The part of an RNA shown here (large-subunit ribosomal RNA, domain VI) has 254 nucleotides and comes from Methylacidimicrobium cyclopophantes.

[in-house]
Context: one part of a larger RNA
RNA sequence: CGCAGGAGACUUGAGGGAUUCACUCCCUAGUACGAGAGGACCGGGAGUGACGGACCGCUGGUGUUCCGGUUGUGUCGUCAGACGCAGCGCCGGGUAGCUAUGUCCGGAAAGGAUAAGCGCUGAAAGCAUCUAAGCGCCAAGCCUUCCCCAAGAUGAGGUCUCCCCAUCAAGGUCGUGGUAGACCACCACGUCGAUAGGCCGCACGUCGAAGCGCAGCAAUGCGUGCAGCGAAGCGGUACUAAUUACCUGAUUGG
Repeated sequence: CGCAGGAGACUUGAGGGAUUCACUCCCUAGUACGAGAGGACCGGGAGUGACGGACCGCUGGUGUUCCGGUUGUGUCGUCAGACGCAGCGCCGGGUAGCUAUGUCCGGAAAGGAUAAGCGCUGAAAGCAUCUAAGCGCCAAGCCUUCCCCAAGAUGAGGUCUCCCCAUCAAGGUCGUGGUAGACCACCACGUCGAUAGGCCGCACGUCGAAGCGCAGCAAUGCGUGCAGCGAAGCGGUACUAAUUACCUGAUUGG
């Protein structure tokens, strides 16, 4: 821009994509078969691998925005306590998120038409013949079935609701943000408000703060104290910021 009025939702599925795997064990059954050795079809069950999709409750990883330990050096006058720099200085852990090596799920089953193949009936050709008329069976393959996209499918589909000659139908600008994201878009919210921050509580992490007291010559230890500190998590709370406002929006439809 189009889909001959505008708008918000919900859809149909033409068409396209993805998938399509392999193996082991058990039962049937040591049965059929076979002199024996060996050893099934058919049918049923339990698993495994690779591959694919999703997810983070579990096991782990990461987690330079969390906690602790520690070396050298500098600063805060000194001690103590902190902070800066040294690859996050190094080291031990670790929330959310993201993740695989972790977890769950998938290939199934079924229908239709067939290939090679196997048949029924059956003439031409008194017989025979699966074929010439007619009918049936049969594949990991074909068309469906399952999953995803999908009306620019210009063949532009369908349903519901709303709006009207100047609009408070609806959308946008703007702002707070994230389940989204390079930008845009998308999604949530904008006081009729929990959208983000702050604050409060909880979860969870770290691992026992500072100060003071006690013990010890001291290093240090113990107590106060399941302490102190804390990110992205969960719940709450209008304290702060989403204020006010502006723009677009149908004349060929009814």
Rfam family: Bacterial large subunit ribosomal RNA. Its family is annotated with ribosome and structural constituent of ribosome in the Gene Ontology.
The source organism's lineage runs through Bacteria, Pseudomonadati, Verrucomicrobiota and Methylacidimicrobium.